[in-house]
Record summary:
This is a predicted structure of a 72-nucleotide RNA (transfer RNA) from a Verrucomicrobiales bacterium. The prediction has a mean pLDDT of 84. Its Rfam family is "tRNA". It is annotated as a transfer RNA. Taxonomically the source falls in Verrucomicrobiales (Bacteria, Pseudomonadati, Verrucomicrobiota, Verrucomicrobiia).
RNA sequence: GCGCGGUUAGCUCAGGGGUAGAGCACCACAUUGACAUUGUGGGGGUCACUGGUUCAAAUCCAGUAUCGCGCA
Repeated sequence: GCGCGGUUAGCUCAGGGGUAGAGCACCACAUUGACAUUGUGGGGGUCACUGGUUCAAAUCCAGUAUCGCGCA
């Protein structure tokens, strides 16, 4: 330099056009002498960034950034 793939909650990851989710973590309450476990409820995301397509974009297209793999 060229090609391919990843970027979504604090972490690991789903969701591939129609109101953003799970597990773990965090907070509160119940339970305990206390802790843990367990149960119930709750908070938390400009979906990497910019532009485009569309009635509507996390999702499709182009570019940029960054990480990884391959080729040279």